Model confidence (mean pLDDT): 81 of 100. The RNA shown here (transfer RNA) has 73 nucleotides and comes from a Methanobacteriota archaeon.
RNA sequence: GGGGGUGUAGCUCAAUCGGUGGAGCACUGGCCUGUCAAGUCAGAGGUAGUGGGAUCGUAACCCAUCACUCCCG
Repeated sequence: GGGGGUGUAGCUCAAUCGGUGGAGCACUGGCCUGUCAAGUCAGAGGUAGUGGGAUCGUAACCCAUCACUCCCG
C1' cells in the first nucleotide's frame, strides 16, 4: 500500500431480510440476616465509533473516515 472482519449499557454479547434497543454480570435501593455474602423484588444506565447520504422510518442499506483485528504484498 491492497483486501476482509468487528465497533450496540461499566464488561461480555443479543435484536426473524428497516418499524420507537434487550439479556447476563457489575452498580443502586427494598426484603431477608445478629453482620456480610447468597437469595429475592425493584431501579438506574445506550440516540448505536465519527460524519454524511438514501428512506415516511435504519443499529440494520450506501459513501467517507477513525480504532482494533486477520490475510496479501
Its Rfam family is "tRNA". Rfam describes the family as follows. Transfer RNA (tRNA) molecules are approximately 80 nucleotides in length. By type it is a transfer RNA. Gene Ontology term of the family: triplet codon-amino acid adaptor activity.